About this RNA: SAM riboswitch aptamer (S box leader) from a soil metagenome, 106 nucleotides, folded computationally. Rfam family: SAM riboswitch aptamer (S box leader). About the family: The SAM riboswitch is found upstream of a number of genes which code for proteins involved in methionine or cysteine biosynthesis in Gram-positive bacteria. Its mean pLDDT, the model's own confidence on a scale to 100, is 81. Of the family's consensus pairs, 86% are formed in the model.

[in-house]
RNA sequence: CUUAUCAAGAGUGGCUGAGGGAACAGGCCCAAUGAAGCCACGGCAACCGGCUCCGCAACGGCGGGGCGGCGAGGUGCCAACUCCUGCCCGCAAGGGAAAAGAUGAG
Numbered sequence: 001c002u003u004a005u006c007a008a009g010a011g012u013g014g015c016u017g018a019g020g021g022a023a024c025a026g027g028c029c030c031a032a033u034g035a036a037g038c039c040a041c042g043g044c045a046a047c048c049g050g051c052u053c054c055g056c057a058a059c060g061g062c063g064g065g066g067c068g069g070c071g072a073g074g075u076g077c078c079a080a081c082u083c084c085u086g087c088c089c090g091c092a093a094g095g096g097a098a099a100a101g102a103u104g105a106g
Stems, first nucleotide, its partner, number of pairs: 001106006011041005019030003024086004042078003047074002049070001050067007082100001087096003
């Protein structure tokens, strides 16, 4: 940079000790009954991967469907929708979009 996904799901212990929820603003939350971080173990999920089916190819594969009644491996993740709002519609409830961000694959 391209592309897919982001309403579901899943926590205990140890060390440590005051912040944290990406950034800006406004809210609202979490936190000494221990935040963030690190470590260990556990778990979730199914992007890669695995199994299987179909098509095209033709021995190098490529594309598509199905499977958690696949989870050994690579990532990722384990308060709240990506915590909410910011733009548009709407009295509101709510709905839609964008940007940014996160994660995977290339």